A computed fold for a 72-nucleotide RNA from a candidate division SR1 bacterium, annotated as transfer RNA.
[in-house]
RNA sequence: GGAUGGGUAGCUCAGGGGUAGAGCAAUGGACUUUUAAUCCACUGGUCGUGGGUUCGAAUCCCACUCCGUCCA
Numbered sequence: 001g002g003a004u005g006g007g008u009a010g011c012u013c014a015g016g017g018g019u020a021g022a023g024c025a026a027u028g029g030a031c032u033u034u035u036a037a038u039c040c041a042c043u044g045g046u047c048g049u050g051g052g053u054u055c056g057a058a059u060c061c062c063a064c065u066c067c068g069u070c071c072a
Stems, first nucleotide, its partner, number of pairs: 001071007010024004018055001027041004048064005
């Protein structure tokens, strides 16, 4: 340099046009003499950045940026 996959909650990841979710973690509560475990509730997101298409974009298109893999 070329090809290709990816960037979404603190972490691991789903979601591929119609108000963004799960597990774990955190917080509060129940239980327990206390802790742990278990159960319940709840918080947390400019969806990598900028532009375009669309009534509507995390999702489609373009550019840039970062990470992984392959080729040279």